[in-house]
RNA sequence: GAGUUUGAUCCUGGCUCAGAAUCAACGCUGGCGGCGUGCCUAACACAUGCAAGUCGAACGCGAAAGCCCCGCAAGGGGUAAGUAGAGUGGCAGACGGGUGAGUAACGCGUGGGUGACCUACCUUCGAGUGGGGGAUAACGUUCCGAAAGGGACGCUAAUACCGCAUGACAUCCUGCCUUUGAACAGGCGGUGAUCAAAGCCGGAACCGCAAGGUCUGGCGCUUGAUGAGGGGCCCGCGUCCGAUUAGCUAGUUGGUGGGGUAAUGGCUCACCAAGGCGACGAUCGGUAGCCGGCCUAAGAGGGCGGACGGCCACACUGGGACUGAGACACGGCCCAGACUCCUACGGGAGGCAGCAGUGGGGAAUUGUUCGCAAUGGGCGCAAGCCUGACGACGCAACGCCGCGUGGAGGAUGAAGAUCUUCGGGUCGUAAACUCCUGUCGAGCGGGACGAAAGAUCCGCGACCUAAUACGUCGCGGAAGUGACGGUACCGCUAGAGGAAGCCCCGGCUAACUCCGUGCCAGCAGCCGCGGUAAUACGGGGGGGGCUAGCGUUGUUCGGAAUUACUGGGCGUAAAGGGCUCGUAGGUGGCCAACUAAGUCAUGCGUGAAAUCCCUCGGCUUAACCGGGGAACGUCGGCUGAUACUGCUCUUCUUGAGGGAUGCAGAGGAGACUGGAAUUCCCGGUGUAGCGGUGAAAUGUGUAGAGAUCGGGAGGAACACCGGUGGCGAAGGCGGGUCUCUGGGCAUCUCCUGACGCUGAGGCGCGAAAGCGUGGGGAGCAAACGGGAUUAGAUACCCCGGUAGUCCACGCUGUAAACGAUGACGACUAGGUGUGGGGGGGUUCAGUCCUCUCCGUGCCGCAGCUAACGCAUUAAGUCGUCCGCCUGGGGAGUACGGCCGCAAGGUUGAAACUCAAAGGAAUUGACGGGGGCCCGCACAAGCGGUGGAGCAUGUGGUUCAAUUCGAUGCAGAGCGAAGAACCUUACCUGGGCUUGACAUGGCGGAAGUAGAAACCCGAAAGGGGGACGACUCGUUGAGUCGAGAGCCGCCACAGGUGGUGCAUGGCUGUCGUCAGCUCGUGCCGUGAGGUGUUGGGUUAAGUCCCGCAACGAGCGCAACCCUCACUCUAUGUUGCCAACGGUUCGGCCGGGCACUCUUAGAGAACUGCCGGCGAAGAGCUGGAGGAAGGGGGGGAUGACGUCAAGUCCGUAUGCCCUUUAUGCCCAGGGCUACACACAUGCUACAAUGGUCGGUACAGAGGGUUGCCAACCCGCAAGGGGGAGCCAAUCCCAGAGAACCGAUCUCAGUUCGGAUUGUAGGCUGCAACUCGCCUACAUGAAGUCGGAAUCGCUAGUAAGCGCAGAUCAGCAGGCUGCGCUGAAUACGUUCCCGGGCCUUGUACACACCGCCCGUCACACCACGAAAGCUGGCUGUACCAGAAGUCGCCGCGCUAACCGCAAGGAAGCAGGCGCCCAAGGUGUGGUCGGUGAUUGGGGUGAAGUCGUAACAAGGUAACC
Repeated sequence: GAGUUUGAUCCUGGCUCAGAAUCAACGCUGGCGGCGUGCCUAACACAUGCAAGUCGAACGCGAAAGCCCCGCAAGGGGUAAGUAGAGUGGCAGACGGGUGAGUAACGCGUGGGUGACCUACCUUCGAGUGGGGGAUAACGUUCCGAAAGGGACGCUAAUACCGCAUGACAUCCUGCCUUUGAACAGGCGGUGAUCAAAGCCGGAACCGCAAGGUCUGGCGCUUGAUGAGGGGCCCGCGUCCGAUUAGCUAGUUGGUGGGGUAAUGGCUCACCAAGGCGACGAUCGGUAGCCGGCCUAAGAGGGCGGACGGCCACACUGGGACUGAGACACGGCCCAGACUCCUACGGGAGGCAGCAGUGGGGAAUUGUUCGCAAUGGGCGCAAGCCUGACGACGCAACGCCGCGUGGAGGAUGAAGAUCUUCGGGUCGUAAACUCCUGUCGAGCGGGACGAAAGAUCCGCGACCUAAUACGUCGCGGAAGUGACGGUACCGCUAGAGGAAGCCCCGGCUAACUCCGUGCCAGCAGCCGCGGUAAUACGGGGGGGGCUAGCGUUGUUCGGAAUUACUGGGCGUAAAGGGCUCGUAGGUGGCCAACUAAGUCAUGCGUGAAAUCCCUCGGCUUAACCGGGGAACGUCGGCUGAUACUGCUCUUCUUGAGGGAUGCAGAGGAGACUGGAAUUCCCGGUGUAGCGGUGAAAUGUGUAGAGAUCGGGAGGAACACCGGUGGCGAAGGCGGGUCUCUGGGCAUCUCCUGACGCUGAGGCGCGAAAGCGUGGGGAGCAAACGGGAUUAGAUACCCCGGUAGUCCACGCUGUAAACGAUGACGACUAGGUGUGGGGGGGUUCAGUCCUCUCCGUGCCGCAGCUAACGCAUUAAGUCGUCCGCCUGGGGAGUACGGCCGCAAGGUUGAAACUCAAAGGAAUUGACGGGGGCCCGCACAAGCGGUGGAGCAUGUGGUUCAAUUCGAUGCAGAGCGAAGAACCUUACCUGGGCUUGACAUGGCGGAAGUAGAAACCCGAAAGGGGGACGACUCGUUGAGUCGAGAGCCGCCACAGGUGGUGCAUGGCUGUCGUCAGCUCGUGCCGUGAGGUGUUGGGUUAAGUCCCGCAACGAGCGCAACCCUCACUCUAUGUUGCCAACGGUUCGGCCGGGCACUCUUAGAGAACUGCCGGCGAAGAGCUGGAGGAAGGGGGGGAUGACGUCAAGUCCGUAUGCCCUUUAUGCCCAGGGCUACACACAUGCUACAAUGGUCGGUACAGAGGGUUGCCAACCCGCAAGGGGGAGCCAAUCCCAGAGAACCGAUCUCAGUUCGGAUUGUAGGCUGCAACUCGCCUACAUGAAGUCGGAAUCGCUAGUAAGCGCAGAUCAGCAGGCUGCGCUGAAUACGUUCCCGGGCCUUGUACACACCGCCCGUCACACCACGAAAGCUGGCUGUACCAGAAGUCGCCGCGCUAACCGCAAGGAAGCAGGCGCCCAAGGUGUGGUCGGUGAUUGGGGUGAAGUCGUAACAAGGUAACC
């Protein structure tokens, strides 16, 4: 920086990602080289080899093989050789190498101290090195033992061991002086005491027969001093987590003295004292080697401590000492333990956390290599020997770095693959092909640096010396020395030849398409993909990224300001302690002085090297390596500065406190007291109810209630005043009086002189409920009982009612203890109330004005805030101190501790689980929220439906099939404006396969295409073939060619098969509702708001006014059609007023006035008047008018909603099908029938039925048609044929109505279902399955339960007519007219809708959301009788090895002694201490545990409805 909570927004907040790193591992892949790195796990166990020896110039001894010689042989001699070898002795082995178990410690780091110390080898300086003695290994002989090993006797040497001499500047004792805070330091002295030694090698003139002496050189040895390096000990500071570890400590703390050590010290012991440590975290528990550094990070930090370097610790586990300069000793010793091995069972041996290597563990970590050539180490005079330190090589892409897998040209953009809109695009200059180059690899050849010292030899010089020996030093020269390695490197040859993969492509995040799959298989870091078009799964193509690697996983830091020192917060998001007082601590007013701790400055010391950084250099470059520089500390001295802080001291008065005088108050405690009311008791009056509720009932009352009057008892609470009034720290405090008592405010400015603020722990106070003891008990009232309500009702409502509520004393200690806002102080515009006090002015007056202090409210600026909001009573700007927070759930739970009588409180986790949980605000939607307003929404009316029969549609059922779709409103007389065949999509059966239909290509056949008889068949179809063409060109010619047509084949056709949730188009619905938006501006961080809200008005977002808005668009309205009036035009097929004729019919002449037709024009606009209103919009009444405030009706349907409907109207993507899901045909089905629903028709009758008679429409239709007159038939209908392509003719009689007659209330003269018979019509055909007619039959039904529909005027209702479809079929549909009402008070209620507002936990939006029990599955956790393990305390037993002490009668070479013996030593014994072990009893942390408890999670389980809208009883603590 990004993703992720939402419909969207801002904020809070967690989760996740992109980066870097890695001792890594895993998956796929793998050409070369360089430099590094490589058991993080079992400090598990180890076979085998090697890793520490060396010195003959300290010492004694001393082989063998082989070869040679002698000997017949046995054997002997020489040589090998004083060699190998072991031993005595010296030095080394305490280094080097490994590991990280232990250790929270002076262990480490850093800086100091040592006046408390040591130091082998090495350096420098001084002194010395005399003279003796006794042993002992090896060796020899012998014995024991399996072995390891051991015993006895005997011999021998030394630089081994022991006396003696000498001896100090050494040690001890002691005097004086110096340094110092202090002497065990330094210097000068003193008497005395104590302690040394070892030799070896070389040379040589000299002496000696020799041994040797002497001289000399070197190496050693002894004793001092000294330096360097190394170490011991001590101290300041720094160094992880847990307080659910708060107290720890007996050698403990100190002293004196002894012991011990190189040395200080309780290190150890005796005695004495009673101390020491701890909230600045002792003790205990957990974890851990520490550092230089490494990783990350802008830094500050955070994490880590592998390689390299420093320190520490350890060496199978535990204990112990010995030797030594140095060890309590990795490859030494002793003991104990576990383990392993050998054994003759008696006894022995061993310790890879050295280098390799093995097993084991594990995700995982290498060769049983070469060499001492280099560097370094040990020993040695040296040569040299030893060195798994080290140098090299090997294995591993484990890391870093470098290189390569080719370069240039090359477009018919090849083939192929893939996509495609079928045109083409992409892979792609990529390949092929042409021309080049030669890294790496391969072959051949050459071939290093690292090696030059030391030593040896030669030469020269210097020193030493008697010496040109020897020796030492320096210079020059010579020869020789390489594990790596025939390697690096160089040259040559051939040759593009041998060398590319991995991950990703939905967003974050760079990179898109096809196919497969179909909530499957799978993916996934987070959000999330997958349910038939998946850029998210799998594959292909293409693309992106990195590249000998690429991904994944783990871990660390980062991003994370998500522990905030740098750098966060706490009104509502997590977070202010319920409140005071106050301890420690933190912090603190004004003036001055001193000091110099903090602070600051210069310089000094130190801060190892490596690393990082800069620079220069070496490997071809880089990595890597080297030289130089810089840098690195809260460090330590020294010197200086003194503003600020601190310390000490002196002042001051403003902070704080005191004094004086006043003031207000439900502040607290105790005692006393008052009236009203409720209840109860007594009495009077009085009679039938009272009470209670939504309505009731329980209850109460004739034994007299309730009501009312009087009297009494008792308890509790205090009306009015009373007030966002007062008081108190908070909780809280309310009748009155008295007593005691706390705090506050004002004024005076008198006193003290910083005495202040905050406050971890701590003490105290602390509503209600609850608890204990004892009282009290009127009312109220958990629990409980009863009555209701309800599906239930353990509730809400009602009647009762006990704890409790009250008092005293004692507990409890919590709360939504809230202003959800810690305390104190300072500063920062105002306005306006109110309580208390004071000053000034004014007034008759606390009447008014004004200033001021303290308190308490409201509004509001700046500022702050995520917003809401806060705003001198801050949530503003600052200071000081305290408390608290760090995602949600689990959980304020568990365990532990503390408190409590109990209830419980307080402190307070984890596993597991989620990708959120939240705050504020926005737009919607919703509410059994509110306001305003509409609509046949209700109401008021009229007529229906729901009951009957029938019709039609649907569900269901049935069936071979009952084709399909439509499904609340908005499906159901719907698609269908017409299923007997057809239609037809369904079923059964029979047939066809380039197809019933389109286009193209290839090939073929000829009396071709076509086609009548005839045969099979239900038809379709299959045979059959008399006959027999057409178009164009051509030819003598139906001669040839082409076309059409036919046959075969290939592309393809076809599909009412799927998907309306892939679509277009069209449609329904909200809804003819009045809304829906935009531009610019303004407001808001933003979603968004404003405009569009408000006041009026309207049918209307219609208009007016106002207004940070001003305009505009889609809607509304208007423009369009129609009806109503008038005029103009027109005058047949229409009309007939006047005139004439008449068969009396506008029939004819005539006319165009009227009706009417068809066109056009006019007319209505609140224009006029009154009133209302704001002079506005408009409303209301009136005039005129055919029509009046939109005149009636229609067409017209905004942004959008319902994944609404339709793939079966048509179109169309994709999928499926291809001798079938296509096509043809016959028959059947769509017409089924126990039922259920919807829409209708006809009725139930007298406002009627029947019969007879008489009127009056409109709008339509008509040539395969409408059909007149007339005739036949009871009728349907038939015959007939005029007229009409229609203002002409026909359909066509309209019906209800009206007039008259009849029926008389009944299952009827109502009603017509059902059924029978006989007919008619259409049609190829009326069986399944049409309509009509006549006669006969005469069912249910007597006005319809709950419920429900339509309609506000030419409307409802009643009545018929026409048309579309159609051969026929209408109770349906679409139109048309005729007759023609009733009612609307009104908007409370039901339904739907509009606007404003409010609440919200809803946003697939209340058909929403959501809670708890129960049931099931899984997971982690707690409790639990116990069982079991680790660590550890304590008491006792025990006591190996060993140091120390004591004893030491046994043993003993050196010294003393003539000797006896002594001294001294050793074995042995005892004692203190003490490891393992044992017994008992505790603590603590785990594991496990029948059973049990809650918790979490889990598409569709059960019960209810608690919460969110007044959530239907406001919610919550």
Predicted 3D model of a 1517-nucleotide RNA (small-subunit ribosomal RNA) from uncultured Thermanaeromonas sp.
Model confidence (mean pLDDT): 86 of 100.
NCBI's taxonomy places the organism under Bacteria, Bacillati, Bacillota, Neomoorellales, Thermanaeromonas.